Small-subunit ribosomal RNA, 3' major domain from an uncultured Candidatus Saccharibacteria bacterium, 480 nucleotides, folded computationally. It was read from a public genome assembly. Its mean pLDDT, the model's own confidence on a scale to 100, is 82.
Context: one part of a larger RNA
RNA sequence: UGACGGGGACCCGCACAAGCAGUGGAGUAUGUUGUUUAAUUCGAUGCUACGCGAGAAACCUUACCGACCCUUGACAUCUUGGUCGCGACUUCCAGAGAUGGUUGUCUUCAAUUCGGUUGGACCAAAGACAGAUGCUGCAUGGCUGUCGUCAGCUCGUGUCGUGAGAUGUUAGGUUAAGUCCUGCAACGAGCGCAACCCACGCCCUAUGUUGCCAGCGGGUAAUGCCGGGAACUCUUAGGGGACUGCCCGCGUCAAGCGGGAGGAAGGUGUGGAUGACGUCAAGUCAUCAUGGUUCUUACGGGUCGGGCUACAAACGUACUACAAUGGUGGUAACAAUGGGUCGCAAUGUCGCAAGGCAAAGCCAAUCCUUAAAAACCAUCUCAGUUCGGAUUGUCCUCUGCAACUCGAGGGCAUGAAGUUGGAAUUGCUAGUAAUCGCUGAUCAGAAUGCAGCGGUGAAUACGUUCCCGGGUCUUGUACA
Numbered sequence: 001u002g003a004c005g006g007g008g009a010c011c012c013g014c015a016c017a018a019g020c021a022g023u024g025g026a027g028u029a030u031g032u033u034g035u036u037u038a039a040u041u042c043g044a045u046g047c048u049a050c051g052c053g054a055g056a057a058a059c060c061u062u063a064c065c066g067a068c069c070c071u072u073g074a075c076a077u078c079u080u081g082g083u084c085g086c087g088a089c090u091u092c093c094a095g096a097g098a099u100g101g102u103u104g105u106c107u108u109c110a111a112u113u114c115g116g117u118u119g120g121a122c123c124a125a126a127g128a129c130a131g132a133u134g135c136u137g138c139a140u141g142g143c144u145g146u147c148g149u150c151a152g153c154u155c156g157u158g159u160c161g162u163g164a165g166a167u168g169u170u171a172g173g174u175u176a177a178g179u180c181c182u183g184c185a186a187c188g189a190g191c192g193c194a195a196c197c198c199a200c201g202c203c204c205u206a207u208g209u210u211g212c213c214a215g216c217g218g219g220u221a222a223u224g225c226c227g228g229g230a231a232c233u234c235u236u237a238g239g240g241g242a243c244u245g246c247c248c249g250c251g252u253c254a255a256g257c258g259g260g261a262g263g264a265a266g267g268u269g270u271g272g273a274u275g276a277c278g279u280c281a282a283g284u285c286a287u288c289a290u291g292g293u294u295c296u297u298a299c300g301g302g303u304c305g306g307g308c309u310a311c312a313a314a315c316g317u318a319c320u321a322c323a324a325u326g327g328u329g330g331u332a333a334c335a336a337u338g339g340g341u342c343g344c345a346a347u348g349u350c351g352c353a354a355g356g357c358a359a360a361g362c363c364a365a366u367c368c369u370u371a372a373a374a375a376c377c378a379u380c381u382c383a384g385u386u387c388g389g390a391u392u393g394u395c396c397u398c399u400g401c402a403a404c405u406c407g408a409g410g411g412c413a414u415g416a417a418g419u420u421g422g423a424a425u426u427g428c429u430a431g432u433a434a435u436c437g438c439u440g441a442u443c444a445g446a447a448u449g450c451a452g453c454g455g456u457g458a459a460u461a462c463g464u465u466c467c468c469g470g471g472u473c474u475u476g477u478a479c480a
Base pairs, nucleotide, nucleotide: 001480002479003477004476005475007474008473009472010471011470012469013468015464016463019428020427021426022425023424026320027319028318029317030316031315032314033313034311035310042053043052064306065305066304067303068302069301070300073129077128078127079125080124081123082122083121084120087106088105089104092101093100094099109119110118111117131295132294134293135292136291140289141288142284143283144282145280147278152191153190154189155188156187157186158167159166160165171182172181173180197272198271199270200269202240203239204238205237206236208234212229213228216227217226218225243266246260247259248258249257250256322421326380327379328378329377330376331375338369339368340367343362344361347358348357349356350355387418392413393412394411395410396409397408398407434456435455436454437453438452439451440450
């Protein structure tokens, strides 16, 4: 100087407390461990792994296993020799296919000094080499997690100290903040904080089509449907607006704090993006790049089939429930973000339904895709039930060469566990929790996951003694 203390003082955080809803019990989904297996590819492992890499494992993906094939190789550059087209489509045979053999059609390379001179493509040979998701993240770059959006981490000059170092950065106030003020052997500065950036909330100006419709006119069974309008909503550009600016009190005539006015918004308006010096030899050689090392008729390359989907058991994360604040049937409202030509599909029609058939419009503020909870009416009357939907049987639909291993959906039948969950433990302070649906990426098909969107919409916070994490000062130390 640090680190540590079941030392001290002060302060903060959904850290506790006060509340609300959960997890832990059940069934299922999904990830992991373990076990099994020819293989169940690999990585991630306290917080900071476990719906994680994977924003889609039937084939492909795919790295794993089995079998069958190739060996200058699927891909790149170079040398020699040969061919002149290459390529596209196609018949048949063998085969699981890769592949091997075979038939036909179309086309008949370019530059040119007309010289096999050059380019291009293919074939053959030989090697140089290619190739490796093989190993080492404890050789590395890059990227990322975490402490933590915590308020810290440092430097120059000066001063003090023999020196390591100290001072500044401590102190008194204050702040979300090393934020600011005052003082002071310090005076300044840098990286962080804040602001500058984006979105939302109010107003103004401009802009009016595909969006809007107040006033005027026309028209309809009805609809901005038409003429028209530029007010309103909205679109997307540019501005304004909030600064403790004003008032009162407190405070050191300070920084600031408490209250009030006006205001759409008030003291950081709300949310996001933004992550200092560093820590964990943290994670990643399987995104990529890369040193070293290993394999080279195989640890490389191709194909078909299987596996990654196994199942005694254990754990994590979710979904659905256990019901009456509910289930079922009927009537009937109200969104937003988005997406759409290999597509979204109105409408009609067939089917109990998944869906099929026909098909308008739309490369989209134009057309399409668009709610559910809520509300109203009826019924069920506390039961393993008209709760719950697992499981199983059977018949279908769709995608796709192909749903056996191993997809999703529908109809009928079946109707398991489950009556609110032990110890323990998680999230959340407001348009939040809880609850309800919708959209998108990936994608042929396949979400209870993920990323977003809107609808309905609470309770509680006395307070900082205690648990956890963190910051500042101080103290002890046989630790570095």